[in-house]
RNA sequence: ACGUUAUCAAGAAAGGUGGAGGGAAUAGACCCUUUGAAACCUUAGCAACCCUUUGCCUUGCAAUGAAGGUGCUACAUUCUAUCUGAAGUUUAUUUCAGAAUAGAUAACAA
Numbered sequence: 001a002c003g004u005u006a007u008c009a010a011g012a013a014a015g016g017u018g019g020a021g022g023g024a025a026u027a028g029a030c031c032c033u034u035u036g037a038a039a040c041c042u043u044a045g046c047a048a049c050c051c052u053u054u055g056c057c058u059u060g061c062a063a064u065g066a067a068g069g070u071g072c073u074a075c076a077u078u079c080u081a082u083c084u085g086a087a088g089u090u091u092a093u094u095u096c097a098g099a100a101u102a103g104a105u106a107a108c109a110a
Base pairs, nucleotide, nucleotide: 003108004107005106006105007104008103013043014042015041016040017039021032022031023030026081027080028079029078044073045072046071048070049069050068051065053063054062055061056060077102082099083098084097085096086095087094
């Protein structure tokens, strides 16, 4: 790298360097950005997983705490696309819910 499992409509900023992009991929849309994008550094903050503690008493679950290991700090994973069901509808368009694919993060295994 690949794989498995879980979660993803909440939360959380400043400064310095930098100098034109960024919001994963494909397509469309929309948004952010010289009132400085990405990236890097410092400090701060948030709290998902691992972790701490307690209870249940163990295929594990619930609560809790800290900020140790990762992670994160515009817009629902920015929105839509594929499928199923329901509603609506003259057709077309639309709305809601669920699932799948993909992505991100953590843990495990390798």